[in-house]
RNA sequence: AAAUAUCUUCGGGGCAAGGUGAAAUUCCUUAUCGGCGGUAAAGUCCGCGAGCGACCUAGCCACAGUACACCCAAUCUAAUUUGCGGGGUGCGCUGUAGCUGUUUGCAGACUCGGUGCAAUUCCGAGACCGGCAGUAUAGUCUGAAUGGGAGAAGGUUGUA
Numbered sequence: 001a002a003a004u005a006u007c008u009u010c011g012g013g014g015c016a017a018g019g020u021g022a023a024a025u026u027c028c029u030u031a032u033c034g035g036c037g038g039u040a041a042a043g044u045c046c047g048c049g050a051g052c053g054a055c056c057u058a059g060c061c062a063c064a065g066u067a068c069a070c071c072c073a074a075u076c077u078a079a080u081u082u083g084c085g086g087g088g089u090g091c092g093c094u095g096u097a098g099c100u101g102u103u104u105g106c107a108g109a110c111u112c113g114g115u116g117c118a119a120u121u122c123c124g125a126g127a128c129c130g131g132c133a134g135u136a137u138a139g140u141c142u143g144a145a146u147g148g149g150a151g152a153a154g155g156u157u158g159u160a
Base pairs, nucleotide, nucleotide: 005156006155007154008153009152010151017029018028019027031140032139033130034129035048036047037046038045043128044127051106052105053104054103056101058100059099060098062096063095064094065093066092068090069089070088071087072086110126111125112124113123114122132143133142134141
């Protein structure tokens, strides 16, 4: 070097023009965009991420109930103590909801020709696809999201 551990930074693009309409960046004509790893260079192959669920146990947090311990106040009383009841603190248990994590389910789309050892990846041609919520029906607007994230780069650690 590698491995391990840890830290930091980075980590998604896109409706211009016209039509209809009371209303559409949502419909129609047309325009336009393409996360990450793998592999002959990929939105369409293989896998991952984002979205929506399910389960489980662990952690965190909120609320409710409750056991125990301690403390406080008040009432009663001539005075005091104890118990019940009231309030607070600590610690534990139970339940519910949420977040994180583990495991898991669901959810999109490509063909032909050429070159080549090799390409559904390159070149040529023609196609196709795109979470949820909101709104005149949305890949492109607004929102969840100053979130999350596959992963990328770098620093430190460190044996031979």

Predicted 3D model of a 160-nucleotide RNA (FMN riboswitch aptamer (RFN element)). The coordinates come from a structure-prediction model, not an experiment, and the mean pLDDT is 79. It matches the Rfam family "FMN riboswitch aptamer (RFN element)". Rfam's curators write: The RFN element is a highly conserved domain that is found frequently in the 5'-untranslated regions of prokaryotic mRNAs that encode for flavin mononucleotide (FMN) biosynthesis and transport proteins.